Predicted 3D model of a 153-nucleotide RNA (FMN riboswitch aptamer (RFN element)) from a mouse gut metagenome.
């Protein structure tokens, strides 16, 4: 360059004319960083065989390693998407696409192991764009869209 991928969940009950929207109770978690978990693999410590019992090669369990990859956080650091907003194109009054900037959820807590955890293990909280509709993270819809990025040639 070029291509192909790149979001996950409302089951049950109650009220009600009408909620997968409300109340109980379930359920879900985008991309990269960082890392102790497990669990795999490799390495190394051991312990064997083969060998001129040296070089060297070669097996193998469990356990051990503050060796190494690999996996590994919704809530930590950053990013994207949504939303604002300015400017410019093209349509023309409000849309559409292209840059720019801004904006962008959770106190995560309290226990346990440990040398070392906002990451592992237990319980407990908390979060989750806009539009539409009985008030929506789960349902429709912009979106057969775009996108952090991962992969192949």
């Nucleotide at each position: 360059g070029u291509u192909u991928c790149a979001g996950g969940g409302c089951g049950a009950g109650g009220u009600g004319a009408a909620a997968u929207u409300c109340c109980u109770c379930a359920c879900u978690g985008g991309c990269g960083g960082u890392a102790a978990u497990c669990c795999a693999c490799a390495c190394g410590u051991u312990c064997g065989c083969u060998g001129u019992u040296u070089a060297a090669g070669u097996g193998a369990c469990c356990a051990c390693g503050c060796u190494g990859u690999g996996c590994a956080a919704g809530u930590c650091c950053g990013c994207g998407a949504c939303c604002u907003u300015a400017g410019g194109g093209c349509a023309u009054a409000u849309g559409u696409c292209c840059u720019a900037a801004g904006c962008u959820g959770a106190u995560u807590u309290c226990g346990g192991u440990g040398a070392g955890a906002u990451u592992c293990c237990g319980a407990a909280a908390c979060c989750a764009a806009c539009g539409g509709u009985a008030a929506a993270g789960u349902c429709c819809g912009g979106a057969u869209g775009a996108a952090a990025g991962a992969g192949g040639c």
Rfam family: FMN riboswitch aptamer (RFN element). Rfam's curators write: The RFN element is a highly conserved domain that is found frequently in the 5'-untranslated regions of prokaryotic mRNAs that encode for flavin mononucleotide (FMN) biosynthesis and transport proteins. Its family is annotated with FMN binding in the Gene Ontology. The sequence is in RNAcentral, with records from MGnify.